[in-house]
Small-subunit ribosomal RNA, central domain from an uncultured bacterium, 347 nucleotides, folded computationally. Rfam family: Bacterial small subunit ribosomal RNA. The prediction has a mean pLDDT of 89.

Context: one part of a larger RNA
RNA sequence: CUGGGCGUAAAGAGCAAGUAGGCGGAUUUAAAAGUUGGGAGUGAAAUCCCGAGGCUCAACCUCGGAACUGCUUUCAAAACUGUAAAUCUAGAGUUUGAGAGGGGAGAAUGGAAUUCUUGGUGUAGAGGUGAAAUUCGUAGAUACCAAGAGGAACACCGGAGGCGAAAGCGAUUCUCUGGCUCAUAACUGACGCUGAGAUGCGAAAGCGUGGGUAGCAAACAGGAUUAGAUACCCUGGUAGUCCACGCCGUAAACGAUGAGUGCUAGGUGUCUGCCUCUUAGAGGUGGGUGUCGUAGCUAACGCAUUAAGCACUCCGCCUGGGAAGUACGGUCGCAAGACUAAAACUC
Numbered sequence: 001c002u003g004g005g006c007g008u009a010a011a012g013a014g015c016a017a018g019u020a021g022g023c024g025g026a027u028u029u030a031a032a033a034g035u036u037g038g039g040a041g042u043g044a045a046a047u048c049c050c051g052a053g054g055c056u057c058a059a060c061c062u063c064g065g066a067a068c069u070g071c072u073u074u075c076a077a078a079a080c081u082g083u084a085a086a087u088c089u090a091g092a093g094u095u096u097g098a099g100a101g102g103g104g105a106g107a108a109u110g111g112a113a114u115u116c117u118u119g120g121u122g123u124a125g126a127g128g129u130g131a132a133a134u135u136c137g138u139a140g141a142u143a144c145c146a147a148g149a150g151g152a153a154c155a156c157c158g159g160a161g162g163c164g165a166a167a168g169c170g171a172u173u174c175u176c177u178g179g180c181u182c183a184u185a186a187c188u189g190a191c192g193c194u195g196a197g198a199u200g201c202g203a204a205a206g207c208g209u210g211g212g213u214a215g216c217a218a219a220c221a222g223g224a225u226u227a228g229a230u231a232c233c234c235u236g237g238u239a240g241u242c243c244a245c246g247c248c249g250u251a252a253a254c255g256a257u258g259a260g261u262g263c264u265a266g267g268u269g270u271c272u273g274c275c276u277c278u279u280a281g282a283g284g285u286g287g288g289u290g291u292c293g294u295a296g297c298u299a300a301c302g303c304a305u306u307a308a309g310c311a312c313u314c315c316g317c318c319u320g321g322g323a324a325g326u327a328c329g330g331u332c333g334c335a336a337g338a339c340u341a342a343a344a345c346u347c
Stems, first nucleotide, its partner, number of pairs: 003319004007301002012315001014201003021194003025088006033081002035077008049065006091191001092188004096183004103177007110154001115149007125136002162169002206247006215241002220236004258314006266292012296303002320347003329340004
């Protein structure tokens, strides 16, 4: 460079918007850069190929031809790509009217429960387990009642249901705010798709500073179990979990399935719009989300209009196992470490 691939065999970046770049709807006209055809010039010789010939043959040599797939120039063609101009509305977007939603941020409020404190009733046990013990309790526990404090999470609704690019989002109310869908016309007129690098977001754990700490709970301590038990079980318990600000930038970040567009049987459930009708509903038509299944695909499993089918565009990635996602170097980070990323050797 090429080929073949990426659900599970190696391989889709965690996700997004977007720069360069690549690709890009319909019609007409122009010019003719790419493109196609013809001509001219050049493309040294040798080599290669073909045909003859010369050394007894061959290697080798000589002659002729072809070729040298290229470059330059010229004459044409105008379908396609590009360029320029003009037009269009099917892509994309805007306006108008509706709709659903745990989408995001901030503030306020609420009830149930756990724990603790105080008061009351009350008396000897309570906890806990397979069984126990550590533990708590006559300085009055556990249990029951009342009051109070404080932190965290929001039962039922709740659904294979909804929203979000992903991470993720669930009490109620208010304020601010992003996106999506449908209907109807009108408007703009290709304004589009993808996207190297760079940028932003990114669970949990972890880190820094300052708060907070009810419950839970790494570490740790004790009790059991056991041959041992640095565990599983039990009693305690600190970081942490929570808040604010700042880092970290990773996950089986999974649909293990990149984004976009078009095309290719249906059945059935569900969420949310719109239309119609003979309205406890039925039918039609959009947008989501499941399930079964045809063609087709697949090594099989399975996928199947939400494709892993048929095609196109762009990006990322793979190329035997181990060594190794390691070493070294570099960049980033407070650190932990992250990203980039080999080789010797070995099978």